[in-house]
RNA sequence: ACCUCAUCCAGAGGAGCCGAGGGAACGGCCCGUUGACGCUCCGGCAACCGCCACAUUCGUGGGUUAGGUGCCAAUUCCGGCCCGGACGAUCAAAUCGAUCAGAUCCGGGAAAGAUGGGAA
Numbered sequence: 001a002c003c004u005c006a007u008c009c010a011g012a013g014g015a016g017c018c019g020a021g022g023g024a025a026c027g028g029c030c031c032g033u034u035g036a037c038g039c040u041c042c043g044g045c046a047a048c049c050g051c052c053a054c055a056u057u058c059g060u061g062g063g064u065u066a067g068g069u070g071c072c073a074a075u076u077c078c079g080g081c082c083c084g085g086a087c088g089a090u091c092a093a094a095u096c097g098a099u100c101a102g103a104u105c106c107g108g109g110a111a112a113g114a115u116g117g118g119a120a
Base pairs, nucleotide, nucleotide: 003118004117005116006115007114008113013042014041015040016039017038021031022030023029026079027078028077043072044071045070048068049067050064051063052062054061055060076112081109082108083107084106085105086104087102088100089099090098091097
């Protein structure tokens, strides 16, 4: 690497260096010479691991931040694939309804990705 598990609508920026792309690919939409992205320093957020004279129905919960990571534009920035709902058209009908479509919106899931733990 591959595999496995958990999480992903919360939170947290200043300075210096560099100089043209960056937000993983694509489509969109954004960020960017008023200097983005990246690197360094300092600061911060969070609590996965860690730690604890804690609780526990033994599943887990709580506390903590000196240690190992991570993170600090936009929900993983949004979308695609599937399902459901709203909205629409046609048909039918007293009503219930049936069929079709997506250029919109909402909810759920999948896939992909990221981070951590495990395993190797």